[in-house]
A computed fold for a 697-nucleotide part of an RNA from Lathyrus oleraceus, annotated as large-subunit ribosomal RNA, domain II. Rfam family: Bacterial large subunit ribosomal RNA. The coordinates come from a structure-prediction model, not an experiment, and the mean pLDDT is 84.
Context: one part of a larger RNA
RNA sequence: GCCGGCGACUCAUAGGCAGUGGCUUGGUUAAGGGAAACCACCGGAGCCGUAGCGAAAGCGAGUCUUCAUAGGGCUAUUGUCACUGCUUAUGGACCCGAACCUGGGUGAUCUAUCCAUGACCAGGAUGAAGUUUAGGUGAAACUAAGUGGAGGUCCGAACCGACUGAUGUUGAAAAAUCAGCGGAUGAGUUGUGGUUAGCGGUGAAAUGCCAAUCGAACCCAGAGCUAGCUGGUUCUCCCCGAAAUGCGUUGAGGCGCAGCAGUUGACUGGACAUCUAGGGGUAAAGCACUGUUUCGGCGCGGGCCGCGAGAGCGGUACCAAAUCGAGGCAAACUCUGAAUACUAGAUAUGACCCCGACGGGUCAAGGUCGGCCAGUGAGACGAUGGGGGAUAAGCUUCAUCGUCGAGAGGGAAACAGCCCAGAUCGUACGCUAAGGUCCCUAAGCAAUCACUUAGUGGAAAAGGAAGUGAUCGAGCGAUGACAACCAGGAGGUGGGCUUGGAAGCAGCCAUCCUUUGAAGAAAGCGUAAUAGCUCACUGGUCUAGCUCCAUGGCACCGAAAAUGUAUCAGGGCUCAAGUGAUUCACCGAAGCGACGAGACCUUGAAAGUUGUUCAAGUGUCAGUAGCGGGACGUUCUGUCAAUCGGGGAAGGUUUUUGGUGACAACACCUGGAGAUAUCAGAAGUGAGAAUGCUGAC
Numbered sequence: 001g002c003c004g005g006c007g008a009c010u011c012a013u014a015g016g017c018a019g020u021g022g023c024u025u026g027g028u029u030a031a032g033g034g035a036a037a038c039c040a041c042c043g044g045a046g047c048c049g050u051a052g053c054g055a056a057a058g059c060g061a062g063u064c065u066u067c068a069u070a071g072g073g074c075u076a077u078u079g080u081c082a083c084u085g086c087u088u089a090u091g092g093a094c095c096c097g098a099a100c101c102u103g104g105g106u107g108a109u110c111u112a113u114c115c116a117u118g119a120c121c122a123g124g125a126u127g128a129a130g131u132u133u134a135g136g137u138g139a140a141a142c143u144a145a146g147u148g149g150a151g152g153u154c155c156g157a158a159c160c161g162a163c164u165g166a167u168g169u170u171g172a173a174a175a176a177u178c179a180g181c182g183g184a185u186g187a188g189u190u191g192u193g194g195u196u197a198g199c200g201g202u203g204a205a206a207u208g209c210c211a212a213u214c215g216a217a218c219c220c221a222g223a224g225c226u227a228g229c230u231g232g233u234u235c236u237c238c239c240c241g242a243a244a245u246g247c248g249u250u251g252a253g254g255c256g257c258a259g260c261a262g263u264u265g266a267c268u269g270g271a272c273a274u275c276u277a278g279g280g281g282u283a284a285a286g287c288a289c290u291g292u293u294u295c296g297g298c299g300c301g302g303g304c305c306g307c308g309a310g311a312g313c314g315g316u317a318c319c320a321a322a323u324c325g326a327g328g329c330a331a332a333c334u335c336u337g338a339a340u341a342c343u344a345g346a347u348a349u350g351a352c353c354c355c356g357a358c359g360g361g362u363c364a365a366g367g368u369c370g371g372c373c374a375g376u377g378a379g380a381c382g383a384u385g386g387g388g389g390a391u392a393a394g395c396u397u398c399a400u401c402g403u404c405g406a407g408a409g410g411g412a413a414a415c416a417g418c419c420c421a422g423a424u425c426g427u428a429c430g431c432u433a434a435g436g437u438c439c440c441u442a443a444g445c446a447a448u449c450a451c452u453u454a455g456u457g458g459a460a461a462a463g464g465a466a467g468u469g470a471u472c473g474a475g476c477g478a479u480g481a482c483a484a485c486c487a488g489g490a491g492g493u494g495g496g497c498u499u500g501g502a503a504g505c506a507g508c509c510a511u512c513c514u515u516u517g518a519a520g521a522a523a524g525c526g527u528a529a530u531a532g533c534u535c536a537c538u539g540g541u542c543u544a545g546c547u548c549c550a551u552g553g554c555a556c557c558g559a560a561a562a563u564g565u566a567u568c569a570g571g572g573c574u575c576a577a578g579u580g581a582u583u584c585a586c587c588g589a590a591g592c593g594a595c596g597a598g599a600c601c602u603u604g605a606a607a608g609u610u611g612u613u614c615a616a617g618u619g620u621c622a623g624u625a626g627c628g629g630g631a632c633g634u635u636c637u638g639u640c641a642a643u644c645g646g647g648g649a650a651g652g653u654u655u656u657u658g659g660u661g662a663c664a665a666c667a668c669c670u671g672g673a674g675a676u677a678u679c680a681g682a683a684g685u686g687a688g689a690a691u692g693c694u695g696a697c
Stems, first nucleotide, its partner, number of pairs: 001697001003695004011091013026048003032042002052059002062074004094232002097229001101222006112196001114194007121186001123155003126151001130147006159183003163180005198214001200210003207216001236630003240626001245258005259376002262372007273347006284336001285334002290330003294326004301319002303316005350363005379404010409420003424597004429593003435587003438571002444584001446583006457573001463557002467554002470551002473548004484541005490514003495509003520535001523534003598621003601617006632686001634683005642676003651670002654667001656665003
């Protein structure tokens, strides 16, 4: 890991509700007796009900409050006992799971200290004290040479240890091996026997060690501790079907109440829509208030300057109140003010039946109020309106919707939350939605008119630009525009000033006049200053449109990333297979329809009874948590002294048939001795998951 077996909502006692049953001359017994045993039977104490109200005395169909019923509160009624189901409480209470805590014991054969008694330490080196001899001295000290053999001395085996590296890491080994390493007469090592015990011991102290266990050993017990936590929780079909919100909580991943589900009653008879009537202060807008804000007019007051001995007067390109005009801003501004939303009313509905008609009745969806009884209380994204943030986030937090959650199908290449659309079942049937129709790939290389040349389409901004097509407007133009070419572009004058110089062209001032077809006291280049080259302006040649502002369409640049084209899914696409507009076809889903079948609901009918049949439909039939209803199967018991069984039971392999399904039945073979219908009853009653337990492989 697979396979087989085992494996989780139980039982007791009380309360509530529902269903069924007994009695309702109200119901019923408990302990106990009885009895071989269970019953029967006895046992009426007690309980529920039959009257309530009040704290009570108490009164009583009423009572309490109160001076008062004036008002108000509660009453004016109603079975009970069992069984079954659901649920609540108390118990281990659906199952498995702690770390802990407490009590009583067992451990010092491992290891830590200590005690008693023993054992062990090759070899080599160094050479303390003391001492001997000699020298030395008055005697010493002292010196030298010997001798001597000290030491937590040195080198180094055994022995003890464990600093480094490698190997080993399902090892040869639950701590080792190999190569080096430290101590090795000492605070040394070691044998044997003993001591200290867990709220403790021991510790040259590391929270170390106390039998591979140590921030408190191990064993048993309390104990099925507790677990608001994780995991698991076993057959089938049918109906309905949520929530992820509010308030409170030593509360936030838990609970309680409410909200939303189911089921069962009572009452009502809608919902949507249209119209009518309301209140509002949002969006927008506005500046009338509260604030804020720019410019201008006027200029209270202040500053500065001047005059004056002072009083005071004057000036002001400074600041600036109030006020006036123009122009803005506001969630906590409003002279105004929608759309929606909300409230109320009116009109108005569907099915069936009765009915001549009017009208009436029942039911439905929807609503209100009860009984019983759940889950939920982590939500996610999208759209709209806001707050926070950076008008960031697949961000966060509200409100109103939608989808997912709990929703399959088609589209978006793939893609819970987007678009279309809500799957009872069957069919090689038809029509459509979103989206599509060159190939992949079902269906148009469809038609008409335009645009785009960028592979734009098939990612992006500010900004840039004689891209291109469309439109509006203005100006010039056969008295000749625009562009090009030819020619002129002059004189007073080198204007005045300034300057070393200043002559159109450093700078300042002025910017006239004349000749003209036209020509600036000069728009640019240039010179030291002149000179020189252009321009404006004009004529000629040429010839028919030219120039500019604006608007919106499609394109261009802006545009750099890491394995490989790589931002159309791909191929590929240019009078498109791109974009805009128009048109007709077609494809396309579990949508709608067709044909057939089933279930539920409602209504009606029949026979007739608690359940069956038939008909109709304006119907319904996605579904997690969850509620409700109906069935299947397993073991045992009654029925059963029955039925089946060696003429072959149970069990097993395989096939066929029936049923929506759980499952059931027949048959062949195997097997070789038991099995069990029907209707009931009782449960150790259904496994794929729990790092489940156990057995085999």